Overview:
Predicted 3D model of a 481-nucleotide part of an RNA (small-subunit ribosomal RNA, 5' domain) from Candidatus Blackburnbacteria bacterium RIFCSPHIGHO2_01_FULL_43_15b. The prediction has a mean pLDDT of 85. The source organism's lineage runs through Bacteria, Bacteria candidate phyla and Candidatus Blackburniibacteriota. It matches the Rfam family "Bacterial small subunit ribosomal RNA".
Context: one part of a larger RNA
């Protein structure tokens, strides 16, 4: 000198774009953050219409209506955090023994039969959470049979393996859309393996028993000590094994002429985690933040028998701290889930709000104006200086204030009016280092980045006048180059 997710002091007019818990991966009241589909299915409620009936009522039909339920898809994405991890991670370059819902391409098929169950009804248990039994019901839920282009196993013969309907249209036959099943290819995605690369420590020198390899078996989507039985005795290590400390990695960011050094906030990619520890289920995909089970700690409810919860989602609260924001608005845009669609949901996202936290832009007026006014300060008492600065004259109106119109989910955009009005600070002035005098103080009070300054004339302390620098900021502190 540059930089910062900064903090602190003094000060502060406006706008745009960014950015904002670096500390306790401490604890969290409340609200919201993942649903959707009636064109898969049967009900309950409600409304309307028609028929019978004097009425009560009964029967039938319709409804993008409301409600939960069965079923499907999505909840493995998106969002947050950085605890752990020094290698099961990441980056670069390769490899072969794999998987893949939705999407695209092309092939073959979509026949027949059946038994349940929730909702519902009735009865019952429980404070609640919730649960038990009876009866009966539907499906794109479930099961069986048939068939097999094809796939799997097999040398072959052969064996084994499916499926679901619904909607629109038609007078009907039929046709179209969306689906369903089997197998093939693609795209994208994911899993696995190898080499190389990037921290400190030897006051850590030896480490290792599924350890290293083989055979058989198991397991996985898949190779493999991944697991297991047996056999062999191997494997790693001063090119630093093993241990300890620290740490998410990269693209990048800061600085620097570069080499390098330092960092890893925001944005993008990857990894890991979801109170702590463990486990599996479902599924194309999880060992699953807002799913399940167990244990633990904590907190809450309780009729004491038993239950409930997980903000490292968005806000908010509490605690900690030098320190970091609103319990805002909207799905209008972009993107996502579901749906044939209309649409619904979306604290992703888009906007607004708060903070000079940063960067950038603008303003605080412009031109003229000497009797160089008053006042301040200095003075050799003549004068000098603040200083064209002010006053005064003319001009302009950014911003602010007032009024009107228009648009938009909101914020806004446009037009007009009065009026120089509403708008400057901060640090420094011995040298380094741009900027000097007076007064006060008297090794005191104090200053200080370094050398140092201060003990009676202090350009270094405190005040004043003046000056220098930067400017809506200026300084101080901390950290990096």
């Nucleotide at each position: 000198g540059g930089a910062c997710g900064a903090a602190c002091g003094c000060u502060a007019g406006c706008g745009g774009c960014g950015u904002g818990c670096c500390u306790u991966a401490g604890g969290c009241a409340u609200g919201c953050a993942a649903g959707u589909c009636g064109a898969g299915c049967g009900g309950g409620c409600c409304g309307c219409c028609c028929c019978c009936g004097u009425a009560a009522g009964g029967g039938g039909g319709c409804g993008a209506g409301c409600c939960a339920g069965c079923g499907g898809c999505a909840g493995a994405c998106g969002g947050c955090u950085g605890a752990g991890u020094a290698a099961u991670a990441c980056g670069c370059a390769g490899g072969g023994a794999c998987a893949u819902a939705c999407c695209c391409c092309a092939g073959a098929g979509u026949g027949g039969a059946g038994g349940a169950u929730a909702g519902c009804u009735c009865a019952c248990c429980g404070a609640a959470a919730g649960g038990u039994g009876u009866g009966g019901u539907a499906a794109u839920a479930c099961u069986c049979c048939a068939u097999a282009c094809c796939a799997u196993c097999g040398c072959a013969a052969g064996a084994u393996g499916a499926a679901a309907g619904u909607u629109c249209u038609u007078a009907a036959c039929g046709g179209g859309g969306c689906g369903c099943u089997c197998a093939g290819g693609g795209a994208g995605u994911g899993a696995c393996c190898u080499g190389c690369g990037g921290c400190c420590u030897a006051u850590c020198a030896g480490c290792u028993a599924g350890u290293u390899g083989g055979u058989g078996g198991g397991g996985u989507a898949a190779c493999g000590g991944c697991c297991u039985a047996c056999c062999a005795a191997g494997g790693c290590u001063a090119c630093g094994a093993c241990g300890g400390g620290u740490a998410g990695g990269g693209g990048a960011u800061g600085u620097g002429a570069g080499a390098g050094c330092a960092u890893g906030a925001u944005c993008c990619c990857c990894c890991a985690g979801a109170a702590u520890g463990g486990g599996a289920c479902u599924g194309a995909g999880a060992c699953a933040c807002g799913g399940c089970c167990c244990a633990u700690a904590c907190a809450c409810c309780u009729a004491c028998g038993g239950g409930u919860g997980g903000c490292a989602g968005c806000a908010a609260c509490u605690g900690g701290g030098a320190a970091u924001c609103g319990u805002a608005c909207g799905c209008a845009a972009u993107g996502g889930a579901c749906g044939a669609a209309a649409g619904u949901c979306u604290g992703a996202c888009g906007u607004c709000g708060c903070g000079a936290c940063g960067c950038c832009g603008c303003g605080u007026g412009g031109a003229g104006g000497a009797u160089g006014a008053c006042a301040g300060c200095c003075u050799u008492a003549g004068g000098g200086u603040u200083g064209u600065a002010a006053a005064c004259u003319c001009c302009u109106u950014u911003u602010g204030c007032c009024c009107c119109g228009c648009a938009u989910a909101u914020u806004g955009c446009g037009g007009g009016g009065a009026g120089a009005a509403u708008a400057a600070g901060u640090a420094c002035c011995u040298g380094c280092u741009a900027a000097c005098u007076c007064c006060g103080u008297g090794c005191c009070a104090g200053a200080a980045g370094c050398c140092u300054c201060g003990g009676u004339g202090a350009g270094a302390c405190g005040g004043a006048g003046g000056g220098u620098g930067c400017a809506a900021g200026c300084g101080u502190u901390g950290u990096c180059c």